[in-house]
RNA sequence: GGGCCGGUAGCUUAGUUGGUAGAGCGUCGCUUUUGCAUAGCGAAGGUCGAGAGUUCGAGUCUCUUCCGGUCCA
Numbered sequence: 001g002g003g004c005c006g007g008u009a010g011c012u013u014a015g016u017u018g019g020u021a022g023a024g025c026g027u028c029g030c031u032u033u034u035g036c037a038u039a040g041c042g043a044a045g046g047u048c049g050a051g052a053g054u055u056c057g058a059g060u061c062u063c064u065u066c067c068g069g070u071c072c073a
Stems, first nucleotide, its partner, number of pairs: 001072007010025004019056001027043005049065005
């Protein structure tokens, strides 16, 4: 320098054919307990790495760019 894969909540990640962004763990609150843990219920937390384009509508499609991994040279 070139090819491929990945970047989504604090962490690990799902997201099919473009149509209101989900889960587990964690955090907070309530119930339960003498108390803790467990368990149950509820809540907060995301501009989907960045910018632009296409579209009525983009996490998803296209282009540029940044970061990580891997292969070739």
Annotation
Predicted 3D model of a 73-nucleotide RNA (transfer RNA) from a Candidatus Levyibacteriota bacterium. The prediction has a mean pLDDT of 82. Its Rfam family is "tRNA". It is annotated as a transfer RNA.